A computed fold for a 100-nucleotide RNA from Algoriphagus sp., annotated as SAM riboswitch aptamer (S box leader). The coordinates come from a structure-prediction model, not an experiment, and the mean pLDDT is 85.

RNA sequence: GGCUUAUCGAGAAAGACCGAGGGAAGGGCCCUACGACGUCUUAGCAACCUGUAAACAAGGUGCUAAUUCCCAUUCCGGAUUCGCCGGAAAAAGAUGAGCG
Numbered sequence: 001g002g003c004u005u006a007u008c009g010a011g012a013a014a015g016a017c018c019g020a021g022g023g024a025a026g027g028g029c030c031c032u033a034c035g036a037c038g039u040c041u042u043a044g045c046a047a048c049c050u051g052u053a054a055a056c057a058a059g060g061u062g063c064u065a066a067u068u069c070c071c072a073u074u075c076c077g078g079a080u081u082c083g084c085c086g087g088a089a090a091a092a093g094a095u096g097a098g099c100g
Stems, first nucleotide, its partner, number of pairs: 002099007013042005021031003026071003043064003048060002051056001068092001073089006
């Protein structure tokens, strides 16, 4: 990297180093020299796996701006003069568990 499956409206940040981009990709909007992103340390959240009779949270992952930040494709409903509002799916993605 691929397949299957579950979840994705909640929750949880400080320090050190670095130094210009980052939020997946197009558009929007946002974060960022008052130092983002990234790496490390510590702390925390959570309860997928594991442990346990359960509670729990010791262990394995994961996560700690914005709903997966929003939209994009299809369908349904409502408005209407201009692409708006609401809902449901899909696709894509992320994470866990399992598989070849």
The source organism's lineage runs through Bacteria, Pseudomonadati, Bacteroidota, Cytophagales and Algoriphagus. Rfam family: SAM riboswitch aptamer (S box leader). Rfam describes the family as follows. The SAM riboswitch is found upstream of a number of genes which code for proteins involved in methionine or cysteine biosynthesis in Gram-positive bacteria.